[in-house]
Predicted 3D model of an 85-nucleotide RNA (c-di-GMP-I riboswitch aptamer) from an Armatimonadota bacterium.
Rfam family: c-di-GMP-I riboswitch aptamer. Rfam links the family to the GO term cyclic-di-GMP binding. Rfam's curators write: GEMM was predicted in a large-scale screen for bacterial structured RNA regulatory elements.
The prediction has a mean pLDDT of 88.
């Protein structure tokens, strides 16, 4: 360099919950918070998942629907600390 991941070193992110805030929602963004990750770094590319507002329909109840979302669902593409076996 590439593989690999250890009762190593030095670190890093932040589940669910709380409070404020943004959104129709799902979600997200700050602060606490720590269940857990060796990429739980980034990236909607492929596949999954999640919301259903707007337009449209319509029997004024509703149907339908991503353009919206999740990278901590999986693959993948890019980059990363250390360095046992």
């Nucleotide at each position: 360099c590439u593989c690999c991941g250890a009762u190593a070193a030095a670190g890093g992110c932040a589940c669910a919950c709380c409070c404020g805030g943004g959104g129709a929602a799902a979600c997200c963004c700050g602060g606490g918070g720590c269940c857990g990750c060796a990429a739980a770094g980034u990236c909607a590319c492929g596949g999954g998942c999640c919301u259903a507002a707007c337009c449209c329909c319509u029997c004024u109840g509703g149907g339908c629907c991503a353009u919206g979302g999740c990278c901590g669902c999986c693959g993948g593409g890019c980059u990363g600390c250390c360095g046992a076996a």